[in-house]
């Protein structure tokens, strides 16, 4: 030094419908606080699965814009994979 592994130290991130406050159609996301936890709980939607249904499109039903399916271009990376860059070095 690479690669795999995670004991210990130094750090790092931050679950919740948890609180505010802002933004979206919603699902979410953003910013302060808090701290479930994560060895990559960094970055990327490339692959699969997950969500949500604005827009469009069909029905219904009415003279108003209600309801019901379908479907991402939206969303989730702290769902699992790939990729990719990193801090320590005990067995």
């Nucleotide at each position: 030094u690479u690669c795999a592994c995670g004991a210990a130290a130094a750090g790092g991130c931050a679950a919740a419908c948890c609180c505010u406050g802002g933004u979206g159609a919603a699902a979410g996301c953003c910013a302060g606080g808090u701290a479930c936890g994560c060895a990559a709980a960094u970055a990327u939607c490339c692959g699969g699965g997950u969500c949500u249904a604005a827009a469009a499109c069909a029905g219904u039903a009415a003279u108003u814009a209600c309801c019901u399916g379908u479907c991402a271009u939206g969303a989730c990376u702290g769902c699992c994979g790939g990729u990719u860059u990193a801090c320590c070095g005990a067995a």